[in-house]
Molecule: small-subunit ribosomal RNA
Organism: uncultured organism
RNA sequence: ACACAUGCAAGUCGGAUGCGAUCAUCAACGUCGGUUGGUUAGUAGCAUGGCAGACGGGUGAGGAGCACGUACCUGACCUGACACACGGAGGGGGAUAGUCCCCCGAAAGGGGGUUGAAUACCGCGUACGCUCGUCAAGGCAGCUUGAUGAGGAGAGGUGGCCUCUGCAUGCACGCUAUCGCCGUGUGAGGGGGGUGCGUCCUAUUAGCUGGCUGGUGGGGUAAUGGCCUACCAGGGCGACGAUGGGUCGCUGGUCUGAGAGGAUGAUCAGCCACACUGGGACUGAGACACGGCCCAGACUCCUACGGGAGGCAGCAGUGGGGAAUUUUGCGCAAUGGGGGGAACCCUGACGCAGCAACGCCGUGUGAGUGACGACGCCGUUCGCGGUGUAAAGCUCUGUGAGGCGGGACGAAGGCUCCGGGUGAAGAACCUGCGAGGGUGACGGUACCGCCACAGCAAGCCCCGGCUAACUCCGUGCCAGCAGCCGCGGUAAGACGGAGGGGGCGAGCGUUGUUCGGAAUUACUGGGCGUAAAGCGCCCGCAGGCGGUGACGUGAGUGUUUCGUGAAAGCCCCCGGCUCAACCGGGGACGGGCGAAGCAGACUGCGUGACUUGAGUGCUGGAGGGGGAGGCGGAAUUCCUGGUGGAGCGGUGAAAUGCGUAGAGAUCAGGAAGAACGUCAGUGGCGAAGGCGGCCUCCUGGACAGACACUGACGCUGAGGGGCGAGAGCGUGGGGAGCGAACGGGAUUAGAUACCCCGGUAGUCCACGCCGUAAACGCUGGGCACUAGGUGUGGGGGUGGAGAUCACUUCCGUGCCGGAGCUAACGCAGUAAGUGCCCCGCCUGGGGAGUACGGUCGCAAGGCUGAAACUUAAAGGAAUUGACGGAGGCCCGCACAAGCGGUGGAGCAUGUGGUUUAAUUCGAUGAUACGCGAGGAACCUUACCAGGGCUUGACAUCUACGUGACAGCGGUAGAGAUACCGUUUCCCUUCGGGGCAGGUAGACAGGUGCUGCAUGGCUGUCGUCAGCUCGUGCCGUGAGGUGUUGGGUUAAGUCCCGCAACGAGCGCAACCCCUGCUGUCUGUUGCUAGCAGGUAAAGCUGAGGACUCAGACGGAACUGCCGGUGACAAACCGGAGGAAGGUGGGGACGACGUCAAGUCAUCAUGGCCCUUAUGUCCUGGGCUACACACGUGCUACAAUGGCCGGUACAGAGCGAAGCGAAACCGCGAGGUGGAGCAAAUCGCCGAAAGCCGGUCCCAGUUCGGAUCGGAGUCUGAAACCCGACUCCGUGAAGGUGGAAUCGCUAGUAAUCGCGCAUCAGCAUGGUGCGGUGAAUACGUUCCCGGGCAUUGUACACACCGCCCGUCACACCACCCGAGUUGGGGGUACCCGAAGUCGCUAGUCUAACCCGCAAGGGGGGGCGGCGCCGAAG
Repeated sequence: ACACAUGCAAGUCGGAUGCGAUCAUCAACGUCGGUUGGUUAGUAGCAUGGCAGACGGGUGAGGAGCACGUACCUGACCUGACACACGGAGGGGGAUAGUCCCCCGAAAGGGGGUUGAAUACCGCGUACGCUCGUCAAGGCAGCUUGAUGAGGAGAGGUGGCCUCUGCAUGCACGCUAUCGCCGUGUGAGGGGGGUGCGUCCUAUUAGCUGGCUGGUGGGGUAAUGGCCUACCAGGGCGACGAUGGGUCGCUGGUCUGAGAGGAUGAUCAGCCACACUGGGACUGAGACACGGCCCAGACUCCUACGGGAGGCAGCAGUGGGGAAUUUUGCGCAAUGGGGGGAACCCUGACGCAGCAACGCCGUGUGAGUGACGACGCCGUUCGCGGUGUAAAGCUCUGUGAGGCGGGACGAAGGCUCCGGGUGAAGAACCUGCGAGGGUGACGGUACCGCCACAGCAAGCCCCGGCUAACUCCGUGCCAGCAGCCGCGGUAAGACGGAGGGGGCGAGCGUUGUUCGGAAUUACUGGGCGUAAAGCGCCCGCAGGCGGUGACGUGAGUGUUUCGUGAAAGCCCCCGGCUCAACCGGGGACGGGCGAAGCAGACUGCGUGACUUGAGUGCUGGAGGGGGAGGCGGAAUUCCUGGUGGAGCGGUGAAAUGCGUAGAGAUCAGGAAGAACGUCAGUGGCGAAGGCGGCCUCCUGGACAGACACUGACGCUGAGGGGCGAGAGCGUGGGGAGCGAACGGGAUUAGAUACCCCGGUAGUCCACGCCGUAAACGCUGGGCACUAGGUGUGGGGGUGGAGAUCACUUCCGUGCCGGAGCUAACGCAGUAAGUGCCCCGCCUGGGGAGUACGGUCGCAAGGCUGAAACUUAAAGGAAUUGACGGAGGCCCGCACAAGCGGUGGAGCAUGUGGUUUAAUUCGAUGAUACGCGAGGAACCUUACCAGGGCUUGACAUCUACGUGACAGCGGUAGAGAUACCGUUUCCCUUCGGGGCAGGUAGACAGGUGCUGCAUGGCUGUCGUCAGCUCGUGCCGUGAGGUGUUGGGUUAAGUCCCGCAACGAGCGCAACCCCUGCUGUCUGUUGCUAGCAGGUAAAGCUGAGGACUCAGACGGAACUGCCGGUGACAAACCGGAGGAAGGUGGGGACGACGUCAAGUCAUCAUGGCCCUUAUGUCCUGGGCUACACACGUGCUACAAUGGCCGGUACAGAGCGAAGCGAAACCGCGAGGUGGAGCAAAUCGCCGAAAGCCGGUCCCAGUUCGGAUCGGAGUCUGAAACCCGACUCCGUGAAGGUGGAAUCGCUAGUAAUCGCGCAUCAGCAUGGUGCGGUGAAUACGUUCCCGGGCAUUGUACACACCGCCCGUCACACCACCCGAGUUGGGGGUACCCGAAGUCGCUAGUCUAACCCGCAAGGGGGGGCGGCGCCGAAG
């Protein structure tokens, strides 16, 4: 491993060799064009030759393999340079590059000729321990040893010297030294080959293989081998995973982890592979060769179009791609490498520098002091708090950065000289704390000294929980945050900012990735009854596991020793850079693998034995075990006939249906099919599915008993095989009943259902498929062990005369329960306990048991079985509630039984709606709607319009003026208000103060918003009987117990029981009214007796007896009796009593619920307004009106209306009040004013009732709305908008649809009276008394409630939760006519380069023969053939 411009990255040797300059300069000559010579220089360069280019450097494409790792083997091998040893180097020959000349070509390059060298090339001679052949011996082997035959070498260069030799002062072919050369052997290091073991995912890849496995001969290689070839044989691999597919360089190590593991393979180091892609060989010791060659291909470049050139995965660098990765630097000074004898040259290896906080380490950005604490900023309860000794200020220090100066280590070697050793030697080599002069890229460096200045040097993330760190403002489900849970909808510690705080710090966060936590794949170390998970059941090959004694063996196993486990790294120690990071030295560890020895328990193996596991034989009984054949009765339907005559059938009720053509009913006869009542049982049998009338035949298994036999023969069981309910399928039968589908009738909003009438497949039989299930005990099989109790089926034993007897034993089948286990529920000798063995299966929910693939099936479908995508849960068990068209117990005017109403009418009143300038606001199912409001003409009033005010209508304070303000009168005005007139302060210590008003400033004010920020108060469940706590006990826990249970009560009231014992808030009682009574008191009340007195009258004296008043007592407690009950609590009945079982009524409302109501009673946080959202005034509105609803009043009449007469209350209220008598008015009322702060006076005539009269059923003598007129009263003022009176008018309405409300006794109903509010205004509210009923069988039903139980997928709790289709948009996956690319296999065609083989053509120096010509041998080219990449 995408493509690459440019430069550099491998050369060197003249001491192997042949040639050998240009330029420049000097000199000479010159025909002035130049020529020659010297120097440059034997330099540069060219070429032959040698060595190196196979190292070093890069990359990770390919490759799942002996590639790598580890341990071995090589008697099957190679090895240049290096080291050591032995021996040799004799004598010849022929070429050639280059140079020069000629020719072709644009270039790259090529052809021919002349000359001509070597350490280039070639014969000959010689040679060993070399090679080959043969023989012999040893050896497993290509090995070793010996003999013999054949074969095979070479090269010289340089320095010195003249002893030898030659020429002869000297030189050399001589000598010597050295570097080379040749042969052989050995070594070191390196390499080739082979083997055992280890090395990813996938079985939705199960079969693979033709040189494929082996043999023989041959070829090839350094060497084994099917490596290649011919022939022969038919093998080889695979479930211990072959073959195929995918992915990947391997290792030392690295990261993580307690470890075991998991992940990973940068830097450094070892190995491998590759060099544009594919193929090939050449050279060489070594290559099939990164910077070599040939061919083919793609691409790029040059070209004169004929042809050529190229390969950065070397160092830099460029483009591209990408989230992202550097300088076209310096130097060979050091280390290392190549060449050289050396100097030296080369070296992008390397050493350094540059860039990047990319990592690790070290350091600085200052230190000390400095206020009850500056400013600023932030918060605030406005007091203060925080930032904070922080700053400033003062006193210091000087690292880094800056300036100036000094200045390394890394350098030693080599070289030259001088010594020493070895040596024949003055070569060479070795050596000397001998000498000399040199060598630094880094480097203007490190380091050191001096100078000056606190001066130049802090950021990033976070602050809801996890998780360390909190406030304010802004925002208002917006903007945004977010790792998970989750924040944000007006007070956000979660968003954004700020202040403050926390963390880390030249870094800090984010993202990605790996391990950990995760015992969440569990080897260490998990599970499978209900959470995911036991195959539907059995048989069984392989495999795993396996009883007792003995002997052998030594594979496993243990132990000892040795080898290996490279270095680096990790760990320990020591040392070097000031420390550290980093580096150096030493040590230690190291799973594993190999070799040798020892041991012999355990496992294995072998031998031989045993009987308890397992099995066989014998006897016996039990059984719906299986298969086949036959038989039976009951019932059903149908058919035939008889009787009979109108219905039957069916349902909640009906209808469809059947029936006068005779049903149903009934009798007789017949036919058919299916199923077998009673017995029958948590009983039996079977492996499971499953099996039920009776008989016969065939057949499997289990059990018991007593003996005998075999001798571990056993257990489990991946694959595999068989069985396997129902439904379904195929073929053929059968078909009574039942009965999917279907038809009809009902039900219903609908009803493709439930119910009814019919009815086809099917159900039945035979044969063949299917192979599933809630095939469940949701619990795989085997063996062993571990308290009991009690049933039941089968068999045996003992005791007993015997029995439906007792005890005991084996095998089944149930229940309860202890230990133990379990998350709990529960299981508990039939384990879910304790162990061992084997198999199957699970790993969050959904997608999905789906898709694709494979396989089985006739089909239906089965088996195997994903992913994308999506999600913060899905789930189990248990708990407390709530809920249930769940069951049980109980209560309430809850229903029922009654009485009277509402809903219809008119009117009143409230509300909705509408309208309006405004119709102020709130209350809204029950629990808003005659509610806040217990009283809107103005006021109230909050609303609207208009007119005004701005420290304000109201409070406090400060400062500065003023001395009044108010009151009274007047003018203007709608008024608020303004102006005028009049009147006009107090105290004082004389500083001032009080008071009032003015101005200014703090502030006032707001019925503006938020009741979902709140307090308080209230409604409601509900006067229901509940709600809790302490301690103890139970439970892992939520929680339970107590408070449940049996009774009882109005009551958690009481009694009894009980792991509970007590207690609190509620209930009840205590309080008030009322009912009886006593005592006391006795006016204003009362009047029996006495006295007086009146027309009458407690009117008067007097009295306390009575009534009454009102203070204190008494009385009632299931106390007494009887019964029931548990000897209880209590209930029922009774007596007595004024009153009887809480006598009646009231006040009193547990824990809590409804984010219930109220910011408009009040209070209050926050927000908002501030010449207005504050405040004053006039007028209007809250009183509107097509409508709708609630609450009421009055009625519809005769139990009534009207008229007359007449009787009897209670409780209240009264001084700006109640108001008598009397008089006036039809009346409302007026006049009047006695009396009364009230048991004294007044309101005050009570009404219904009773007595009498009238009306006579009519829209009326009912009813009174509405309207007209006239008045009265209150009040500044009754127009909008009061009440009342009188006269007139006389509406609707004849008892009210669906529906709905109240009431159980002095109650409902009915009748009137008072009071609060209030000037006036009441059908409302709240009290009072009069008259005074009916009914309650009962708790099934409706509503509400209490208790325990039960189910639950609900918990803002059934007004809950939740399912599916459809529409639209988007995402992902599957299929899809097809289309397109990549990889691979097989068969075939063509066939480059090239090796190999053949070669009749052609060319040919060395060697051989030959005098020569020529021939031979060998070789080149060409040709042919096999193989062969791409195509």